Predicted 3D model of a 74-nucleotide RNA (transfer RNA) from Acaryochloris sp. IP29b_bin.176.
[in-house]
RNA sequence: GGACGCAUAGCUCAGUUGGUUAGAGCACCACGUUGACAUCGUGGGGGUCUCCCGUUCGAGUCGGGAUGUGUCCA
Numbered sequence: 001g002g003a004c005g006c007a008u009a010g011c012u013c014a015g016u017u018g019g020u021u022a023g024a025g026c027a028c029c030a031c032g033u034u035g036a037c038a039u040c041g042u043g044g045g046g047g048u049c050u051c052c053c054g055u056u057c058g059a060g061u062c063g064g065g066a067u068g069u070g071u072c073c074a
Base pairs, nucleotide, nucleotide: 001073002072003071004070005069006068007067010026011025012024013023019057028044029043030042031041032040050066051065052064053063054062
């Protein structure tokens, strides 16, 4: 330098044909349970879906660009 992929919660990830409430598990907080801890149960907090532009009535999802990152080729 070229090809392909990935970017969504603190971490690992899902998100269907674009349709309006953005989710799960783990972690965290509170309460219950215990003599206490752990486990378990119930509830809760936490996101402008990497950034910019565009298409659309409507974008996590489609198009273009940027950035970061992974694999391969040279």

The prediction has a mean pLDDT of 81. Its Rfam family is "tRNA". By type it is a transfer RNA.